[in-house]
RNA sequence: GGCUCCGUAGUCAAGCGGUUAAGACAUCGCUCUUUCACGGCGAUGACACGGGUUCAAUUCCCGUCGGAGUCA
Numbered sequence: 001g002g003c004u005c006c007g008u009a010g011u012c013a014a015g016c017g018g019u020u021a022a023g024a025c026a027u028c029g030c031u032c033u034u035u036c037a038c039g040g041c042g043a044u045g046a047c048a049c050g051g052g053u054u055c056a057a058u059u060c061c062c063g064u065c066g067g068a069g070u071c072a
Stems, first nucleotide, its partner, number of pairs: 001071007010025003018055001027043005048064005
C1' cells in the first nucleotide's frame, strides 16, 4: 500500500429501515440482615465522526478516524 471484517452506556452484548435502543455485569438509592455479602425493587447512563439516500437511518451508500485479520 491492496483486500476483508468490526466500531452501540464504565464492560459485555441484541437490534440491521418504522417512533421508549432490549438485556446482563458494574455504579447509585431503597429494602432485606445485628452488620457486610447474597437476594428483591427502582434510578442514572450508549448508536466512533462528517456527509448523502429516504417520509423516516443504529440499520443503506460515500469519506475520515480507530481496531483486527490477510496478501505483498
Molecule: transfer RNA
Organism: Lachnospiraceae bacterium